Overview
The RNA shown here (TPP riboswitch aptamer (THI element)) has 104 nucleotides and comes from a Planctomycetota bacterium. It matches the Rfam family "TPP riboswitch aptamer (THI element)". Rfam's curators write: Vitamin B(1) in its active form thiamin pyrophosphate (TPP) is an essential coenzyme that is synthesised by coupling of pyrimidine and thiazole moieties in bacteria. The organism belongs to Planctomycetota, within Bacteria.
[in-house]
RNA sequence: CAUUGUUCGCAGGGGUGGCCCAAAACAGGCCUGAGAGAAACCCUUUGAACCUGAUCAGGAAGGACUUGUUCCGACCUGCGUAGGGAAGCGAAGAUAAAGGUCAU
Numbered sequence: 001c002a003u004u005g006u007u008c009g010c011a012g013g014g015g016u017g018g019c020c021c022a023a024a025a026c027a028g029g030c031c032u033g034a035g036a037g038a039a040a041c042c043c044u045u046u047g048a049a050c051c052u053g054a055u056c057a058g059g060a061a062g063g064a065c066u067u068g069u070u071c072c073g074a075c076c077u078g079c080g081u082a083g084g085g086a087a088g089c090g091a092a093g094a095u096a097a098a099g100g101u102c103a104u
Stems, first nucleotide, its partner, number of pairs: 001099001004098001006092005011044004017031004050084003056078004062072003065068001
């Protein structure tokens, strides 16, 4: 600030990686995560859901063998006051609380 938050329904948008096995797979297992094709999860302009930049930059648990200023590397940070990206609707309940912005 004053209901924006929450729950439900509808509409719309988005991503799905690495490793192992395997001819391949959205099949199986392991890792991170909200979500790794799940009638799930997340986001809907107060938009970091997600895409481009990017075969980007820095760090990195751990692993491999050639034991090294070596190689691979889940993951983290920057990039980011960058450029794009769905311009939502309705109902319920509540004023406890949740939410947004600003300052410290």